[in-house]
RNA sequence: CACCCGUUAAUGCCGAAUCCCCACUCGCACGCGAGCGGGGAACGGGGGACCCACAUGUUGGGGCUAACCCACCGCAGGAGGCGGUGGGGGCGCAGCUUCUUUGCGCCAGUCCGUCAGCUAACCCCGUAGGCCGAAAAGGAGACGGA
Numbered sequence: 001c002a003c004c005c006g007u008u009a010a011u012g013c014c015g016a017a018u019c020c021c022c023a024c025u026c027g028c029a030c031g032c033g034a035g036c037g038g039g040g041a042a043c044g045g046g047g048g049a050c051c052c053a054c055a056u057g058u059u060g061g062g063g064c065u066a067a068c069c070c071a072c073c074g075c076a077g078g079a080g081g082c083g084g085u086g087g088g089g090g091c092g093c094a095g096c097u098u099c100u101u102u103g104c105g106c107c108a109g110u111c112c113g114u115c116a117g118c119u120a121a122c123c124c125c126g127u128a129g130g131c132c133g134a135a136a137a138g139g140a141g142a143c144g145g146a
Base pairs, nucleotide, nucleotide: 004145005144006143012131013130014129018041019040020039021038022037024035025034026033027032042127043126044125045124046123047122052117059076060115061112062111063110064109068088069087070086071085072084073083074082075081089107090106091105092104093103096141097140098139099138100137101136102135
């Protein structure tokens, strides 16, 4: 270089959601572990000028998240609405990345409080939660193996 092969995943996977140090408390098999508070790093998010963009809105507007957008219909009615149909869009379905085809599942929840475009400086916040699963085929790449 060419050809061939593609197992496996809880010490793992999705997610920003991890790591380190210090103090205190509790537990301990005395190795350490857990909780809480503070600090730092990393990661993620929000606010916030000029220029540029947009122009104006009340069952308002905006943020996180895949969890949204549009049209139509019905209902309720002063409350940040409810339901349905259709179309579009997004996320997921386990070695990694990407594309195509077909199929399946999901589109919740929550925060701000009348305010928010972009945004240098600057400021603020977060470090949850969940998962042996609803997938197959093909192309390319990377990785690994003989």